[in-house]
């Protein structure tokens, strides 16, 4: 330099053109003599920009970061 893959919550991962979800973690409450465990509730995210579309996390382009291969 060329090609490919990935980027979603604090962490690990789902997901689909139409309100973005699960587990663990966090906070609060219930329970308990206390702790742990258990139960319930709450908060929290689509790498950035542009385009297409009535509508983009999803499709297209550029870009940033990480990984793999080639040279």
């Nucleotide at each position: 330099g060329c090609g490919g893959g990935c980027g979603u919550a604090g962490u690990a991962c789902a997901g689909u053109g139409g309100u973005a979800g699960u587990a663990c973690g966090g906070u609060u409450g219930c329970u308990u003599c206390c702790c742990a465990a258990g139960c319930a509730a709450c908060g929290g995210a689509c790498g950035g920009g542009a385009g297409u579309u009535c509508g983009a996390u999803u499709c297209u382009c550029c870009u940033c970061g990480c990984c793999c291969g080639c040279u």
Molecule: transfer RNA
Organism: Candidatus Harrisonbacteria bacterium